[in-house]
Context: one part of a larger RNA
RNA sequence: UGACGAGGGCGCGCACAAGUAGGGGAGCAUGUGGUUUAAUUCGAUGCAAAGUGAAGAACCUUACCAGGGCCUGACAUGCCGCGAAUCCUCUUGAAAGAGAGGGGUGCCUUCAGGAACGCGGACAUAGGUGGUGCAUGGCCGUCGUUAGCUUGUGCCGUAAGGGGUUGGGAUAAGUCUCUCAAUGCGCGCAACCCUCGUGUUUAGUUGCCACCAUUGAGUGUGGAACCCUGAACAAACUGCCGGCGCUAAGCCGGAGGAAGGUGAGGAUGAUGUCAAGUCAUCAUGCCCCUUAUGCCCUGGGCGACACACGUGCUACAAUGGCCGGUACAAAGGGUCACGAUCCUGCUUGGGUGAGCUAACUCCAAAAACCCAUCCUUUUUUCGGAUUGCAGGCUGCAACUCGCAUGCAUGAAGCCGGAAUCGCUAGUAAUCGCCGGUCAGCCAUACGGCAGUGAAUUCAUCCCGAGCCUUGUACA
Numbered sequence: 001u002g003a004c005g006a007g008g009g010c011g012c013g014c015a016c017a018a019g020u021a022g023g024g025g026a027g028c029a030u031g032u033g034g035u036u037u038a039a040u041u042c043g044a045u046g047c048a049a050a051g052u053g054a055a056g057a058a059c060c061u062u063a064c065c066a067g068g069g070c071c072u073g074a075c076a077u078g079c080c081g082c083g084a085a086u087c088c089u090c091u092u093g094a095a096a097g098a099g100a101g102g103g104g105u106g107c108c109u110u111c112a113g114g115a116a117c118g119c120g121g122a123c124a125u126a127g128g129u130g131g132u133g134c135a136u137g138g139c140c141g142u143c144g145u146u147a148g149c150u151u152g153u154g155c156c157g158u159a160a161g162g163g164g165u166u167g168g169g170a171u172a173a174g175u176c177u178c179u180c181a182a183u184g185c186g187c188g189c190a191a192c193c194c195u196c197g198u199g200u201u202u203a204g205u206u207g208c209c210a211c212c213a214u215u216g217a218g219u220g221u222g223g224a225a226c227c228c229u230g231a232a233c234a235a236a237c238u239g240c241c242g243g244c245g246c247u248a249a250g251c252c253g254g255a256g257g258a259a260g261g262u263g264a265g266g267a268u269g270a271u272g273u274c275a276a277g278u279c280a281u282c283a284u285g286c287c288c289c290u291u292a293u294g295c296c297c298u299g300g301g302c303g304a305c306a307c308a309c310g311u312g313c314u315a316c317a318a319u320g321g322c323c324g325g326u327a328c329a330a331a332g333g334g335u336c337a338c339g340a341u342c343c344u345g346c347u348u349g350g351g352u353g354a355g356c357u358a359a360c361u362c363c364a365a366a367a368a369c370c371c372a373u374c375c376u377u378u379u380u381u382c383g384g385a386u387u388g389c390a391g392g393c394u395g396c397a398a399c400u401c402g403c404a405u406g407c408a409u410g411a412a413g414c415c416g417g418a419a420u421c422g423c424u425a426g427u428a429a430u431c432g433c434c435g436g437u438c439a440g441c442c443a444u445a446c447g448g449c450a451g452u453g454a455a456u457u458c459a460u461c462c463c464g465a466g467c468c469u470u471g472u473a474c475a
Stems, first nucleotide, its partner, number of pairs: 001475002003472003007469004012464002015460001019423002022420001026314008034305002042053002064300007073125001077124002079121005087102006107114002127289002130287003136283002138278002141274001143272001148187002151184003155162002167178004193266004198234007208223004237260001240254005303442001316416001320375002324371002332363003338355001342351003382413001387408004392403002429452002432449004
């Protein structure tokens, strides 16, 4: 100087407390461990692995296994020879592939040839999701959006080092102020950026409003006041008033204001720590394989199942369930697409194919809510697992192993032990909607969007990190 301490002090954080909704018990979905297997490909393992890489494993993907095949190779560059290429048919085969036949000659040209493509040959070499993340780059997690981390000059100390960066006060903040052998700079903080919240100006089509007309929709005409949508600006700064405070920084209250003291949310992550993670995104040193650890194909596996753990979904009901009626969003996506309408079917769906390259048309029905009927505390009109039958869709192909529909079946579950997690406001809880990936989908996941909309916060005991101080036989 650091590190550590059930040493001390100060302040902080959904850290506790106060509340609220859960997980832990049940069923199912999904991931992991283990076991099994020909293979159950690989990585990730306290927080910071386990709905993670994977924004979508039937084939493909696919890296794994079994079998059938190839050897200059599926791919790249260079050399030689032949043929332009593309195309059609047949045999064999599970396919990859192998064999045979047919048709056919384009482009440029200095008529020698050349370009592109295919086949054959020899060699330089290709190839490797093989190993090492403890050889690496890049990227990324975490402490932590915590308030810290450094340096020039000068000063102190023999030196390691100190100081500045400590102290008083205040702050979300090493943010600011006062003092001080210090005085300045830098990386962080804050601000500049994006979204939301208010207004003005400008622009009005496909959006908005008015009129005519209509059962209704449309169409037509007119307008730029409103709504809305873009763009540009304004607005918030402790600016004003009072009190407290050191005539400070600032704090408390008030006015005005759409918004008040960082307005709300996001992006933004200092020096470093964990030889943290990734050689399977990619790149790359070294090592290893080269008729195989490379490449092609068919089938299987990644989906197994005594069990253990994580993350979720659905419930155990009356603040509810079924049926009927009826209201109100936002944000997205669509041309190999979204698909209205009509017909048909109990339904999934099928037929038809208007409109829309989208403020125009479609997905599209928002749901909880409200009104009304039945159910009346019962494993039930709760709950929906499981199973049977039937028909449907996508796709060469749904057996292993897809989704959705109808009828039937109707399991566990009556609020969950020890221990444990999230959340401080338009938040939690609850209710639906959309998107990416995608032929289809195992999505209850992930990412967004709006609707309804709470309770509680005494105080610093536990935990974590920060600053000061103290002890140390630790470095």

Predicted 3D model of a 475-nucleotide part of an RNA (small-subunit ribosomal RNA, 3' major domain) from Allium cepa. The coordinates come from a structure-prediction model, not an experiment, and the mean pLDDT is 83. The source organism's lineage runs through Eukaryota, Streptophytina, Mesangiospermae, Petrosaviidae and Allium.